[in-house]
RNA sequence: GCAGGGGGCCGGACGGUCGCCGGCGGGUCGCUCACCUCGGUGGGCGCUCCGCGGGAGGAAAGUCGGGACUCCACCGGACAGGGUGCCGGCUAACGGCCGGGCGGCGCGAGCCGACGGAAAGUGCAACAGAAACAAACCGCCUCCCCGUGACGCCAUCGGGCGUUCUGGGGCGGUAAGGGUGAAAUGGUGCGGUAAGAGCGCACCGGCGUCCCGGAGACGGGGCGGCCGUGAAAACCCCACCCGGAGCAAGGCCACAUAGGGGGGCAAUGGGGAUGUCCGGCCCCGCCCCCGGGUAGGCUGCUGGAGGCGGCGGGCAACCGUCGUCCUAGAUGGAUGACCGUCCCCGCUUUCGCGCCGUAAGGCACGAAGACGGGACAGGAUCCCGCUUACAGGCCCCCUGCCAGC
RNA sequence: UCCCGGGUCGUUCAAUGGUAGGACAGGGGCCUUUGAAGCCUCUAAUCCAGGUUCGAGCCCUGGCCCGGGAGCCA
Numbered sequence: 001g002c003a004g005g006g007g008g009c010c011g012g013a014c015g016g017u018c019g020c021c022g023g024c025g026g027g028u029c030g031c032u033c034a035c036c037u038c039g040g041u042g043g044g045c046g047c048u049c050c051g052c053g054g055g056a057g058g059a060a061a062g063u064c065g066g067g068a069c070u071c072c073a074c075c076g077g078a079c080a081g082g083g084u085g086c087c088g089g090c091u092a093a094c095g096g097c098c099g100g101g102c103g104g105c106g107c108g109a110g111c112c113g114a115c116g117g118a119a120a121g122u123g124c125a126a127c128a129g130a131a132a133c134a135a136a137c138c139g140c141c142u143c144c145c146c147g148u149g150a151c152g153c154c155a156u157c158g159g160g161c162g163u164u165c166u167g168g169g170g171c172g173g174u175a176a177g178g179g180u181g182a183a184a185u186g187g188u189g190c191g192g193u194a195a196g197a198g199c200g201c202a203c204c205g206g207c208g209u210c211c212c213g214g215a216g217a218c219g220g221g222g223c224g225g226c227c228g229u230g231a232a233a234a235c236c237c238c239a240c241c242c243g244g245a246g247c248a249a250g251g252c253c254a255c256a257u258a259g260g261g262g263g264g265c266a267a268u269g270g271g272g273a274u275g276u277c278c279g280g281c282c283c284c285g286c287c288c289c290c291g292g293g294u295a296g297g298c299u300g301c302u303g304g305a306g307g308c309g310g311c312g313g314g315c316a317a318c319c320g321u322c323g324u325c326c327u328a329g330a331u332g333g334a335u336g337a338c339c340g341u342c343c344c345c346g347c348u349u350u351c352g353c354g355c356c357g358u359a360a361g362g363c364a365c366g367a368a369g370a371c372g373g374g375a376c377a378g379g380a381u382c383c384c385g386c387u388u389a390c391a392g393g394c395c396c397c398c399u400g401c402c403a404g405c
Numbered sequence: 406u407c408c409c410g411g412g413u414c415g416u417u418c419a420a421u422g423g424u425a426g427g428a429c430a431g432g433g434g435c436c437u438u439u440g441a442a443g444c445c446u447c448u449a450a451u452c453c454a455g456g457u458u459c460g461a462g463c464c465c466u467g468g469c470c471c472g473g474g475a476g477c478c479a
Base pairs, nucleotide, nucleotide: 001401002400003399004398005397006396007395008394009393010392012342013341014340015339016338017337018336020055021054023052024051025050026049027048029046030045031044032043033042034041035040036039057376061387062386064385065384066383067382068381069246070245071244072243074280075279076278077277078276079275081242082241083240084239085238086100087099088098089097090096101115102113103112104111105110116237117236121235122234124230125229137178138177139174140173141172143170144169145168146167147166149164150163151162152161153160154159186204187203188202189201190200191199205227206226207224208223209222210221211220212219213218250299251298252297253296260290261289262288263287264286265285269284270283271282272281292478293477294476306325307324308323309322310321311320312319313318343374344373345372346371348369349368350367351366352365354363355362356361406475407474408473409472410471411470412469415429416428417427418426423459431447432446433445434444435443452468453467454466455465456464
């Protein structure tokens, strides 16, 4: 220098003018309450004006996990249902994070992994193929039967016997080869055999078992031919976890009226809160439909598993402790618009300088000017995560290759 | 804000994990003097990305889009 990997961060800056939403302080005016010496004082609310100070994000998003909080009187059990799935740790909790194991990819830095069980059972594997978990279609081989050719021997000249090649058939053996398929009975080689086959042996893979190491996932070694397809993001089995609803939860006040009508259930009944059932316990009505009124305010509400910094523990996630800071609470929903200066990027023009070229011209760098652009996106009870979107830019660590010293 | 439902030809509906199929609409042809109806034929789709599987509209994960509901008196 080129190509790449990992981690962290920013995501326009400053000034002016006009606006938006809360908070605090002050002034004028209006309403109202309390007190008294009846003229004032004090408090509250509202309008308007002035001043001070504050006002979206790394994802505020999707609403996908998990929790806090609130309500459903309460307790226990069973069955459904849902989720998670290598091991250990962190955490309020999680499907998150950290560390490790194993597998895959990459020369490497590193990255990725829904990664329990198919030897508990049920079901599935279209088409093709003989056969999809069970096997003989072609092929190969022994034996038997029939036919034919060649050779040899015997011969009573009709033929018979033996060996061998070959065609057909039959009882069998065989998973080495062909063919089908996404997948065909561990793989390669040697031996062995009538032909073959873990039938035997060597190596490799898997499984089981024993020993050793490790907290564990797992790893290393020995032994045993044990070789029993795939798929559980099919049902299922195993282990662990999960009550339901959600701030339109919930509480208080104000206003309004038809606190109305109909239907269903039934006192050895009915209800008890969000899947069903049972037991205890509690209550005495419960459920559905139609119709009516209202469309207001306060609260919950923002200070919290909070941010930043130091020290200590831990490989780390994280935890402990000390100091310091306060940083939105809107309710049709507040952060904006314009101008100026600057910054970044793209394109273009001019100038300077350099390289290539005979030349026309081309290329690289720097400066200035004009034009265009500066993303994704906005709180709504709060928090921890995940996922997704994102113009442009900065910093740190590491890997490979090339060149120079 | 919170909670649900759904995406398949242009439209409306189907489809056990095994060739995506009707109906209406559109193009062409047959029939008819012509048109309609009828018959034949053609075109045309699984919201996107990734995964599991031999194979995905269907199963799983993430995203995008569309639609609906929930106040109080009670």
Predicted 3D model of RNase P RNA and transfer RNA as a complex of 479 nucleotides. Rfam match: Bacterial RNase P class A. It is annotated as a ribozyme. Model confidence (mean pLDDT): 77 of 100.